The prediction has a mean pLDDT of 83. The RNA shown here (transfer RNA) has 72 nucleotides and comes from Lacticaseibacillus chiayiensis. It matches the Rfam family "tRNA". By type it is a transfer RNA. Taxonomically the source falls in Lacticaseibacillus (Bacteria, Bacillati, Lactobacillales, Lactobacillaceae).

Order: sequence, then C1' cells, then structure tokens
RNA sequence: UGCCCAGUAGUUCAGCGGUAGAAUGCUUGACUGUUAAUCAAAGGGUCGCUGGUUCGAAUCCAGCCUGGGCAG
Repeated sequence: UGCCCAGUAGUUCAGCGGUAGAAUGCUUGACUGUUAAUCAAAGGGUCGCUGGUUCGAAUCCAGCCUGGGCAG
C1' cells in the first nucleotide's frame, strides 16, 4: 500500500429497509436467621464518525477512523 472481516447496552452478541432486543452484570423488591441461589421489576443506546440514496437507514452506497486477518 491492496484485499477481506468486525465495530450495536458495563460485558458477550442478535437484529438483512418500517419506532433497537436477548443473555449476563449493576440497582430495587420478594423469598431466607444471614449470604448465595431462585423469582419479579426498573434503569441503561446520538447503532464507530461524516455524507449520500429513500417517504423511512443499525440495515443499502461512498469516504474516513479503530481492531483483526491475508498478500506484497
């Protein structure tokens, strides 16, 4: 330098054009002599950034940034 893959909740990951979810963790409540376990609830997101396409973009397109891989 070229090509490929990835970037979404604190963490691990879904979501293949129509208002963003799960598990786990954190917080609160129930249960228990207490903790753990179990059950329930709530909170937590400018979807890496900037543009474009579209009535509508996490999703499609372009550029850029970061990480990984391959080639030189």